[in-house]
RNA sequence: UCUGCGGGACGGGCAGUCGCGUCUCGCCGUACCGCCUCUGAGGAGGCUGAGGCGGCGGGCCGAGGAAAGUCCGGUCUCCAUAGGGCAGCGUGCCGGCUAACGGCCGGGGGGGCGCGCUCAAAGCGCGUUCUACGGAUCAGUGGCACAGAAAAUAUACCGCCUUGGGGUUCGCCUCGGGGUAAGGGUGAAAAGGUGCGGUAAGAGCGCACCGCGCUCCGGGCGACUGGAGUGGCAGGCAAAACCCCACGUGGAGCAAGACCAAAUAGGGGAGGAUGGAGCGGCCCGCUCCGUUUGACUUCCGGGUAGGUUGCUGGAGCUUGUCAGCAAUGGCGAGCCGAGAUGAAUGACUGCUGCCUUGGUCCGUGAGGGCUAGGGUCCAGAAACCGGCUUACAGUCCCGCGGACUUC
RNA sequence: GGACUGUUAGCUCAGAUGGUAGAGCGCUGGCUUGAAGAACCAGACAUGCGGAUUCGAGCGCCGCACAGUCCACCA
Numbered sequence: 001u002c003u004g005c006g007g008g009a010c011g012g013g014c015a016g017u018c019g020c021g022u023c024u025c026g027c028c029g030u031a032c033c034g035c036c037u038c039u040g041a042g043g044a045g046g047c048u049g050a051g052g053c054g055g056c057g058g059g060c061c062g063a064g065g066a067a068a069g070u071c072c073g074g075u076c077u078c079c080a081u082a083g084g085g086c087a088g089c090g091u092g093c094c095g096g097c098u099a100a101c102g103g104c105c106g107g108g109g110g111g112g113c114g115c116g117c118u119c120a121a122a123g124c125g126c127g128u129u130c131u132a133c134g135g136a137u138c139a140g141u142g143g144c145a146c147a148g149a150a151a152a153u154a155u156a157c158c159g160c161c162u163u164g165g166g167g168u169u170c171g172c173c174u175c176g177g178g179g180u181a182a183g184g185g186u187g188a189a190a191a192g193g194u195g196c197g198g199u200a201a202g203a204g205c206g207c208a209c210c211g212c213g214c215u216c217c218g219g220g221c222g223a224c225u226g227g228a229g230u231g232g233c234a235g236g237c238a239a240a241a242c243c244c245c246a247c248g249u250g251g252a253g254c255a256a257g258a259c260c261a262a263a264u265a266g267g268g269g270a271g272g273a274u275g276g277a278g279c280g281g282c283c284c285g286c287u288c289c290g291u292u293u294g295a296c297u298u299c300c301g302g303g304u305a306g307g308u309u310g311c312u313g314g315a316g317c318u319u320g321u322c323a324g325c326a327a328u329g330g331c332g333a334g335c336c337g338a339g340a341u342g343a344a345u346g347a348c349u350g351c352u353g354c355c356u357u358g359g360u361c362c363g364u365g366a367g368g369g370c371u372a373g374g375g376u377c378c379a380g381a382a383a384c385c386g387g388c389u390u391a392c393a394g395u396c397c398c399g400c401g402g403a404c405u406u407c
Numbered sequence: 408g409g410a411c412u413g414u415u416a417g418c419u420c421a422g423a424u425g426g427u428a429g430a431g432c433g434c435u436g437g438c439u440u441g442a443a444g445a446a447c448c449a450g451a452c453a454u455g456c457g458g459a460u461u462c463g464a465g466c467g468c469c470g471c472a473c474a475g476u477c478c479a480c481c482a
Base pairs, nucleotide, nucleotide: 001403002402003401004400005399006398007397008396009395010394012352013351014350015349016348017347018346020062021061023059024058025057026056027055028054029053030052032051034047035046036045037044038043064378068389069388071387072386073385074384075383076253077252078251079250083284084283085282086281088249089248090247091246092245093107094106095105096104097103108133109131110130111129112128113127114126115125116124117123134244135243140242141241143237144236157184158183159180160179161178162177163176164175165174166173167172192210193209194208195207196206197205211233212231213230214229215228216227217226218225219224257309258308259307260306267300268299269298270297271296275289276288277287278286302481303480304479316335317334318333319332320331321330322329323328353376354375355374356373357372358371359370360369361368362367408478409477410476411475412474413473414472417432418431419430420429426462434450435449436448437447455471456470457469458468
C1' cells in the first nucleotide's frame, strides 16, 4: 500500500437566486361572530378591527440511517378500574440491563477454521469465529424413503474361526450345524476411540489412557466446572414431529377515542327468543338491551365527504462527572430540533470535499502532483417511543488474518 | 394510516404423513385427410426468491419480493 472476516461511526460543505409548510411579529383590507342608529320587523345605513378570514412584508424552524417492512415490545385510548378456568399462542443454557421485549451486555456449553501437544489416531490446550442452546432410558405416541443382512427388541450378506457329511487332479471345492461385530460392503446414521494383552477366530473378554453414566468432596449467585471413587458402558437421529416441563399472554387499535356543525326517509326485505351486545375458540361471571310496541344479526336503500381535539416537551438531545468488564444507570449544567391532511421539507448556478477514467510530470518502487471528463447511495415523517430485520454509491476508525513494496 | 390473505406447467385449478408433483384447456410431433378440423398415439413444460433446521423441504421455521382483500362518519 492492497485485500478478506467481524464490529462501530458518517453518509457531503459553503455562497447566491427562486419556491413550499407550521408558528410568530408588523401593516393593509374585510362585518363572519361584534357595537350603534333607523324600521313598515322582512331588512337598511353606519362604526370599529381585539378574534376569524384574505393580501403584502419581516423573523425562527423544517425528514432518516433506515422515516421502510409492520416482525416483536411498550406508552396512550376505548371496551368490567380488565375478572376466573380450559384451550390456543409465544418464549426457552445461566446471570444482569431495561418501562417492556423474541432486544442488548457479560458468562457457560457446543460447532467450524488455524496453530500446538502426541510416533499416529482418538483426545486435550490456545487463538479466532459462529451458535433458535429446556427435555429423546429414568412421561407417552409416531417417523427414519432408497440402499442394506439388519434402522432399534438390534442384526450374520461377504469375510474370519471351528465342526460333521460328500467329492477331489490333494491346491481345494461343495452341502449343513455352531462361534464371531475385529475387517469388507450399504447408508445421513450400524450399540464408545486408540494401543497392548488375550483367543480357534474374535469381542470391554481383561488392562492403560481418553470419552460416558452414577456417587462423594471442593469452586461458582448460577449455567457449569475441578478432583477422587465407582460402573465395562447405560446407549442412534430428529422436539424449526406430536408432545412434556417452566415462564409469559384479555381484545381492539389514532380510520383508537372526545367535541362541534351540516344533511337525510331514525325507510324497506329476511332471520330472530333460557335471546343478544360489550367478548376474540369454549364454559363461568359482570354490566346493559330485549321477548311481538321485538333487542340484535344481515342485505338493500338515504344523507354528509366539513372543522376542532387527540398532536407532539419526550423512557427527549448535547456535554461533564461518578458507579459498572459491559449493556446501562445516578447526579450536575445547557438546549428545544417537523406536525402536514391530494399531504410542506425543493430546484437551479458557482466554488469545493470524496471516488473514478484518460493525459502528462515526479519517484528504483508501493505511490504522489497537475489537468480534462464522469460519478456522489438507499430512500420521504403521518399518535409517539425502544428494538429487530431488510435496502444502501462512497468515506473514516477499531480488532484479527493474508499478500506486496522500500529502508 | 391500520388489519389480513395468497403465490404449483402458457392459462384455470387439484394434490402430495417431510421421501420420484398431477388434471382440463393450450403447445409440439406422429397417424388420418386432396387439405384442414375432430378422433387416436406420443412428447415437452412448473412448487415466487434467499437462508437456516433436517440424511432429505412444495410442506415445518426465519427473512424478502409480488399480487389481492377489508376498515370513514350520521340517522

Record summary: Two RNAs folded together computationally: RNase P RNA and transfer RNA, 482 nucleotides in total. Its mean pLDDT, the model's own confidence on a scale to 100, is 78. Rfam match: Bacterial RNase P class A. It is annotated as a ribozyme.